[in-house]
RNA sequence: AGAGUUUGAUCCUGGCUCAGAACGAACGCUGGCGGCACGUUUUAAGCAUGCAAGUCGAACGGUAGAGAAGUGCUUGCAGUUCUUGAGAGUGGCGAACGGGUGAGUAACACGUAGAUGAUCUACCUUAUAGUUGGGGAUAGCUUAUGGAAACAUGAGGUAAUACCGAAUAAGCUCUUAUUUCUUUGGAGAUUAGAGGAAAAGUGCGUUUGCACUGCUAUUAGAUGAGUCUGCGCCUGAUUAGCUUGUUGGUGGGGUAAAGGCCUACCAAGGCGACGAUCAGUAGCCGGCCUGAGAGGGUGACCGGCCACAUUGGGACUGAGACACGGCCCAGACUCCUACGGGAGGCAGCAGCUAAGAAUCUUCCGCAAUGGACGAAAGUCUGACGGAGCGAUGCCGCGUGUACGAAGAAUGUCGAGAGAUUGUAAAGUACUUUUCUAUAUGAAGAAUAACGAUGUCAGGAAAUGGGCGUUGGAUGACGGUAAUAUAGGAAUAAGCACCGGCCAAUCACGUGCCAGCAGCCGCGGUAACACGUAAGGUGCGAGCGUUGUUCGGAAUUAUUGGGCGUAAAGGGCUUGUAGGCGGUCUGAAAAGUCUGAAGUAAAAGAUCACAGCUUAACUGUGGGAGUGCUUCGGAAACUGUCAGACUAGAAUCCGAGAGGGGAAGGUAGAAUUCCUGGUGUAGGGGUGAAAUCUGUUGAUAUCAGGAAGAAUACCAGAGGCGAAGGCGACCUUCUGGCUCUGGAUUGACGCUGAGGAGCGAAAGCGUAGGUAGCGAACAGGAUUAGAUACCCUGGUAGUCUACGCCGUAAACGAUGUACACUUGGUGGUGGGCUUAAGCUCGCUGCCGAAGCUAACGCAUUAAGUGUACCGCCUGGGGAGUAUGCCGGCAACGGUGAAACUCAAAGGAAUUGACGGGGGCCCGCACAAGCGGUGGAGCAUGUGGUUUAAUUCGACGAUACGCGAGGAACCUUACCAGGGUUUGACAUAUAUAGGAUCGCACUAGAGAUAGUGUUUUCACUUCGGUGACUUAUAUACAGGUGCUGCAUGGUUGUCGUCAGCUCGUGCCGUGAGGUGUUGGGUUAAGUCCCGCAACGAGCGCAACCCCUAUUGUCUGUUGCCAGCAUUAAGUUGGGGACUCAGGCAAGACUGCCGGUGACAAACCGGAGGAAGGUGGGGACGACGUCAAAUCAUCAUGGCCCUUAUAUCCUGGGCUACACACGUGCUACAAUGGCUUGUACAAUGCGUUGCGAAAUUGUGAAAUGGAGCUAACCGCAAAAAGCAAGUCUCAGUUCGGAUUGAAGUCUGAAACUCGACUUCAUGAAGGUGGAAUCGCUAGUAAUCGCAUAUCAGAAUGAUGCGGUGAAUACGUUCCCGGGCCUUGUACACACCGCCCGUCACACCACCCGAGUUGGAGGUACCCGAAGCCACUAGUCUAACCUUUUAGGAGGACGGUGUCGAAGGUAUGUUCGGUGAGGGGGGUGAAGUCGAAACAAGGUA
Repeated sequence: AGAGUUUGAUCCUGGCUCAGAACGAACGCUGGCGGCACGUUUUAAGCAUGCAAGUCGAACGGUAGAGAAGUGCUUGCAGUUCUUGAGAGUGGCGAACGGGUGAGUAACACGUAGAUGAUCUACCUUAUAGUUGGGGAUAGCUUAUGGAAACAUGAGGUAAUACCGAAUAAGCUCUUAUUUCUUUGGAGAUUAGAGGAAAAGUGCGUUUGCACUGCUAUUAGAUGAGUCUGCGCCUGAUUAGCUUGUUGGUGGGGUAAAGGCCUACCAAGGCGACGAUCAGUAGCCGGCCUGAGAGGGUGACCGGCCACAUUGGGACUGAGACACGGCCCAGACUCCUACGGGAGGCAGCAGCUAAGAAUCUUCCGCAAUGGACGAAAGUCUGACGGAGCGAUGCCGCGUGUACGAAGAAUGUCGAGAGAUUGUAAAGUACUUUUCUAUAUGAAGAAUAACGAUGUCAGGAAAUGGGCGUUGGAUGACGGUAAUAUAGGAAUAAGCACCGGCCAAUCACGUGCCAGCAGCCGCGGUAACACGUAAGGUGCGAGCGUUGUUCGGAAUUAUUGGGCGUAAAGGGCUUGUAGGCGGUCUGAAAAGUCUGAAGUAAAAGAUCACAGCUUAACUGUGGGAGUGCUUCGGAAACUGUCAGACUAGAAUCCGAGAGGGGAAGGUAGAAUUCCUGGUGUAGGGGUGAAAUCUGUUGAUAUCAGGAAGAAUACCAGAGGCGAAGGCGACCUUCUGGCUCUGGAUUGACGCUGAGGAGCGAAAGCGUAGGUAGCGAACAGGAUUAGAUACCCUGGUAGUCUACGCCGUAAACGAUGUACACUUGGUGGUGGGCUUAAGCUCGCUGCCGAAGCUAACGCAUUAAGUGUACCGCCUGGGGAGUAUGCCGGCAACGGUGAAACUCAAAGGAAUUGACGGGGGCCCGCACAAGCGGUGGAGCAUGUGGUUUAAUUCGACGAUACGCGAGGAACCUUACCAGGGUUUGACAUAUAUAGGAUCGCACUAGAGAUAGUGUUUUCACUUCGGUGACUUAUAUACAGGUGCUGCAUGGUUGUCGUCAGCUCGUGCCGUGAGGUGUUGGGUUAAGUCCCGCAACGAGCGCAACCCCUAUUGUCUGUUGCCAGCAUUAAGUUGGGGACUCAGGCAAGACUGCCGGUGACAAACCGGAGGAAGGUGGGGACGACGUCAAAUCAUCAUGGCCCUUAUAUCCUGGGCUACACACGUGCUACAAUGGCUUGUACAAUGCGUUGCGAAAUUGUGAAAUGGAGCUAACCGCAAAAAGCAAGUCUCAGUUCGGAUUGAAGUCUGAAACUCGACUUCAUGAAGGUGGAAUCGCUAGUAAUCGCAUAUCAGAAUGAUGCGGUGAAUACGUUCCCGGGCCUUGUACACACCGCCCGUCACACCACCCGAGUUGGAGGUACCCGAAGCCACUAGUCUAACCUUUUAGGAGGACGGUGUCGAAGGUAUGUUCGGUGAGGGGGGUGAAGUCGAAACAAGGUA
C1' cells in the first nucleotide's frame, strides 16, 4: 500500500466481499513448563451453610467460675479476705470507611474552569483559657407475671467519662449605636446590653502537686462534605408548542447554608426552531481498541465521581445517613408456628439453584500494606497478602545437537527410466535447558513491647515527652525462588490451509449426488474447488471457526466527495430569521495573535535510565497533555461604535422595442346548422370494406340567415415574460426591460430555512355557453381473440365568470448573484460615427486553453474563484405502509421498516440483429424452358408391428445418405445349439505329437468319435529349432458406452471476398486508423486521395482437360497418290486423321471514344480463340460442442463360462399410414412394323467370349481370337425413309395376377434378375405449394463402368440431337460494404412485461382480546415529620412545697403522604377470524406491453 466481483471487452459511477489490528470472549481439534495479568458481559433472578465490624476493664457497677489463705462449724456446707475472671449490661468511639453492583438517571449526574460576601466539618495539627461545686435517676442484678416463640410487663435496689441544674468566662453568639476598607450576610476598631461550658481515668511523687490520656469554650489550619454558576455532554420533528408554584415580587416559615425549598398575598410572567415539551437509549470520566491523522467505537480489569442495596415510602441517631450486613410502615416472595403471632433480605468472600454459547475454591493467613478500637500489649479485618482452578490473554523456555547416501525400507506418483518422502530415519558421537531423585537454602522483617545508650526542653524531683544510635519477637506463601549432585534423549506437537483474491498440487473415490462456499463460484464420469491419501505452505502450545469494534471505506468527504446524461438543482418569484458583504479615517479591544501564571490527580501512553537470568511485569526521572481560567501586551484582518466617500445598489429627467398582463369593443376567412333556388343518384369512408347518409331529393352549386370557437398569410432556433406561458384589429388601465447623458441618495447590497404569492394540461364546485374537436359509450371493420390501432357517430370536457386543485420529461434534465479568462460568424433592440468601424443589452452556431468517465461544455461554461440556499449516498421493496398537515373530492406534501439481490446504472467500443437507410452481387426475383406436388411402381425415411425388424444420419448442411450393390456369407439384430487362454497376436513352463489331408458314423450344423497316412531342417547324434495339440499363467477379444474427452476425415456458410499482422499515429481504455472515401472490378481487382507505411493468409496466376497451329515420332492407328483385295486385306507411304512428346498462341498488346493526363469501361481491327475463351483440381480467419468411437486410430469407463467366439434357422425385404428422391406414363412433336446411318468413355484370362447351330425368347451348345489403338463386350439410340393406327382409357399406359420357363448359385419358400404366353389396374398434364437451368446449357436419346456368383429406375462417366429467355433490380431468399438504432452478446430461435394458478417468507389493515408504561380527576389513607390540643401520666429545675408551675411522655385532631381502588383518555407490545399488496421460487396458464421505426415511435 491494496485486491476480487456488473461487461464479449472498456472507462466510470456504485454497492457487496477479502487481506490488518483488537477482545472480560465462546465453540472445534490438540495440549510440556514457568512468570505476570484476567475470570456471570445473560437474570438489580432466587438463595442452604460459614465467615465479611468491632473494640475499649487505663469510663462504670460487678456476676458465674477458678485458685490461695484463714473463719464458722450440723466434716461438707456456709460465709470472709486476697488473686484471677468470662458471658451479658451501662457508657465511649467506630459502624456514613473499606467491599459489591450499574437497576435508575439525558441530570449541574459527570468532565473542566470558577463561586460560596450563602455553609458545615468527628478524629488530627496549631494557639489561648478552663476543667469549680451539686443533684436525681436507670440498665445490669434480684423477684414476680404473660407468651409456643420472638419478646413483653410489674416490683425492689445500684454505678459512671450516662443524665440534669448552678457558678464563672472571653477575642464566642445575638441585639443597639458610631466608624475604616471592601465584592451582597466580608474583614477590622469602638460603645451598651443579653446569652451560653466541662468528666474524669491512669502513672509518678507524696507536704501543696507533677505528668500523660481525656473533657469544655474559643482561634487558625488541614481534611472531608453541602450548595451555586460558565462551557462541554446520545438519537428521534412521523414529538411543535410546553408551563399555574408555573416566572417574578413582598411578608413569614424552614435549612449548616442562597433559593418557590414551603406558605399567604400581589403581578402575568417563564421556556422554545441556537429544538422547549415528549419518546427511546444510556451510569459519567481518566482511559481502552482502532486509525497516518482528523476521527470512529467503547467505558471489563486499575483509578476519580455519582447512584443503588428485595420493591415503594419515611424519619430517628449522629460531626457526617434519610444508612448494603440499623429502625418503622406498606407490597411481593421465602421460612417457623401451639394459628394467637413471629423471622428474613449475598448487587460483601466462598458456595448453590435456575438462565445461558459462557466465567473459578464453601482454600491459607493477618507475616506484609491499609483500616477500627485501645495508653499499650493486643483484638477484629473474605480490605488485603497468598495459594488453588481455567492455554482466557500477554511474555519467555523446551520437545534435543552434530555427523550421517547404500540417497535403506514403507507410502505416494510415473508407461518406464525414475522422482518424492529425504539427512529425514536407522547408525555414531555429544549435551542436560526441562524431567525424576537427594541435599543445601535466600529476599520479602520494617521494627513494636522491652532493654541499653546519647542528646534536647521543662521541672524541686520522679514518672513522663521530643529527636537519634544500638540490641530485640514475629513468614500465610513454603522447604517456595535459587544452588549442588546423580540418572538418562530420556517426560513433551499440533492445528488450519493448498481454484483466484492468497504462500502452497498431485492421485484415487464420488458423478448437480454426497457435499463445499468470505466474495467470485465449484460438483451433471478425466473435480488442482467435495471426501481420502501422499506431498507442500503457514502459524506453533497452540491453531482454526463464530461474534463484535475500528481500519481498508475519500462508502457522510472538517482534513477529504458530489448533483447536464450515473443517486442528486426546489416548477418559478418575492421576502423574514440567519449566513456573507465596497472604499477611507479614528476609537475601543469581542474574535485573532503573543508573553506570563494557575490548572489539566495518580495510573496509563511516550522518551531515558534502572530492578527481576531475558521478556511480559515493575520502579525512578523527563517531556507532552493541542483544553479551560486569570493577568499583561499588539492592532494588520473580522466584528462593534463614530465620521466620511462613490466604483455596488436605487431614484429622477430624455428616448426606444415588444404575441408582457387585465377589461371593453370590432372584423374577415373557414366550419356546422337553418330557409329558399338549380340539379340527380349517389355521397362518405378505407389497405379493402362496412356501419352512416341520400328519390321524404343528399353530395355538388347559388343566395340569405344563425351560432360558437380559433385568428391563415405576416411568422423567423424572431420578440416579451420570473416561471407557467403569450399571436386578428382598436381603445382604456397597468407591470417589467434596454440605451444615452447628466443629477440625487450614500452600501441602502447578495443569498435566503420557514412564510407568502404565481403556477400548463387534466380534474372538482356554482352559473352560463356549446360551431368544430372529442375521454367514456354505441355501432362497423380487422383479428385466433381485439374491451385497441382504422372508420361512422357521440356525452362529459374543451369556451366564459367566480372559487378550488398545486401537480408535469414544470427540461437547458444545468439553483441564484458577482468577478475573471484566446477567438470567428449570424439574428435582434438601442447609442456614437455615418467610411471602415466602435460600444451597451438580449439571443444562436462553430471552436482555443481548461474541464469532463466519456459524450460533450466552452465569455449565455459543465473553465477559474467567492457568497448563500436546495438536494444525493447500491438495486428492489416504495414514493408504498403508517402517522400528521392540506384539499369538497380526486388527490397532494412529508415519508419508513421487515425482507430480498450482488449487482442496478452512465458513457463509449466491437459484433450481431432490425417488419432502419444507402450502394452492390447471386438462376435471388423477373423473362423463359422443363419438372415435383395428383397416378402406378422403384428406393430411402418416419411411424406402426415384431422374438428381431441391427446401428448411424434429422431444416438449409438427414431421407436412391454410410450401402459402389442384405437369398447363405455380409450381419453388427433375434431364437436355439455349442466353446472358455478362447475364431485372432505375443511370451514362458510342462507333457505329447508332425500338422495337414482322406474315409466312415452321430448330428440341423458347429462339433464329437473311429479308422487310415506320415514328420521337416540342422546336428558334435546328447539334442536344438520350426510347426502343432493339451494343461497353466500373463493376456486376447468387444460393430459395448462416451463424436459433449480426442486425432484424422467430411459437410455447410462459400469460390462468398474477405480475415489479419508489424511499425507508426489517434484514444485514459476497450479499440480505431491501415481495410474508410472518389472511381473501377468477377474479386480488399486495380487506380487516385488520405497518418499512415509495409506485409501475410485468401482473389488472380502457376497445375490438368479442352479449343487452333507448327514440329518430331509412326504401330496394333491412318490411306491422298501407286499396286492389290470381298474387306487398309496385303505391298507401300507419313501427306491427312489420330495418338504421344516438344513448342507457338491472348497480353486490354493495337486503334477510336469515355474517364481525372489514372485505373478501367465501351466499340472496333486482326485472330481458331478477346477481355477470367470453356471446364476441373484448388476452399482464407473462422461458424454450426455440425457429422463420424460402426472405415481407421485413440483417452477414460464397462463385460471377461460373456456385452467374447462358433454354428443352424430367422430378421434387416414386415405394412393401416405419412414424407423425400426417382422411373414409367397419361399419348399423334406419338405408338407399332420394316429398312437404314452416325459416337465417345470404358471393361475383359476365376475374364470378354466371335462365327456357326438350337430355341418365339431369356438362353443353350460351341469354342476362334484376345493379357487388348490388334480379339471380344458392341446392337448405339433418338435420327432418317416407308407403312399403319386416328383421339378412344385406345395398337396410349403398363401395374397386378395366372401359367410355363432361362440364368447365377450348396441353396432363389420367406427374398433374385430375366424370358414367353395370357391378364391389362390407376392414369386424360395434376390443389395449395414448390424445384432445376443462362449455351453445347436446359430438354431429350442411348452407351459404358464400379460394386458384383447373381441381383439398378440408383451412382459415376461418355458421347448424339439441341433450344427459349434475361426489360430490369420494385419485391421474395441468401450474401458483401458503409451508415443508423438497440435494454441483444448463448447475440432476434435474443431479451423481456403483467394478470392468473401453486409453495414459502417477512410485512400492512383488522371486529376484538390481553399485558406493560406513564398522565389527569376523585376515593381510601399506613408509617412518619410538622402543627394544634391539657384527656392520662410525670424524678432532676423554680416557687408561696400535702400542692402548684415550667417542661416532658403517652393519647387525640389536622395538613402532607406510599401502596391500593374507581373513572377517563394517551402510548407501547403480544395474540387475532378475515382482508391486502410485496418478495422469492421448477421447463405452469394467458396474452405479447417494452428494447430495432419492436411492427400504432
Molecule: small-subunit ribosomal RNA
Organism: metagenome